This is a predicted structure of an 83-nucleotide RNA (c-di-GMP-I riboswitch aptamer) from Halalkalibacillus halophilus DSM 18494. Model confidence (mean pLDDT): 80 of 100.

RNA sequence: UGUAGAAAAAGGCUAAGUUUCUGAAAAGGAGCGGCGCAAAGUUAUUGGUCUAAGGGGAAACCUAUGAUUGCAAUACUGCCUCA
Numbered sequence: 001u002g003u004a005g006a007a008a009a010a011g012g013c014u015a016a017g018u019u020u021c022u023g024a025a026a027a028g029g030a031g032c033g034g035c036g037c038a039a040a041g042u043u044a045u046u047g048g049u050c051u052a053a054g055g056g057g058a059a060a061c062c063u064a065u066g067a068u069u070g071c072a073a074u075a076c077u078g079c080c081u082c083a
Base pairs, nucleotide, nucleotide: 001083002082004081005080012037013036017032018031019030020029021028022027035070041076042075045073046072047071048068049067050066054063055062056061
C1' cells in the first nucleotide's frame, strides 16, 4: 500500500431468551446468557422499518416531535493475519 480474509492468536462487540429498572408504546439501561459479527467501531446526513402518547378524525385511520446503525447507503477511524 490493498475491490485480500483461508486458517490462527490476543483483545472487542453481544442476537434470542431471562431478571430488574425507565418508557404510552416502539424501544432503551444494567446483570445473566450466547446466536453471531473483521468494522456488530464512531457520527447520525439520506432512505427504509417500528411505535402512536399527544394532535387530527364520527369512525376506520392518519401523523414523529419518539425509536432503530445486530437495516442499507454515505463520511471518518482501526486490531490481527495474508499479499
The source organism's lineage runs through Bacteria, Bacillota, Bacilli, Halalkalibacillus and Halalkalibacillus halophilus.